[in-house]
Molecule: c-di-GMP-I-GGC riboswitch aptamer
Organism: Desulfonema magnum
């Protein structure tokens, strides 16, 4: 480097509910677990979404895909 189990130690936390911030998509905190082997981090590519009369405008999503980067554990080969 490959692979990811009916394993182990830990980790994250969808929907929904409460609080809070935001015009909004949504963010954050608490509860909660559908899931996740990068569901850690990065809005640079595609995509979706919001605001806006509109844009080559301003934003949101890293748990949509691809990519970059760092990284725990281990049966196996």
């Nucleotide at each position: 480097a490959c692979a990811g189990a009916u394993a182990a130690a830990g980790c994250c936390a969808a929907a929904c509910c409460c609080g809070u911030c935001g015009u909004g998509a949504g963010g954050c905190g608490g509860g909660g677990a559908c899931g996740g082997a990068a569901a850690g981090c990065c809005g640079c590519g595609g995509g979706u979404c919001u605001c806006g009369g509109a844009g080559g405008g301003a934003g949101a999503c890293a748990g949509c895909c691809a990519g970059g980067u760092u990284g725990c554990c281990u049966u196996g080969a």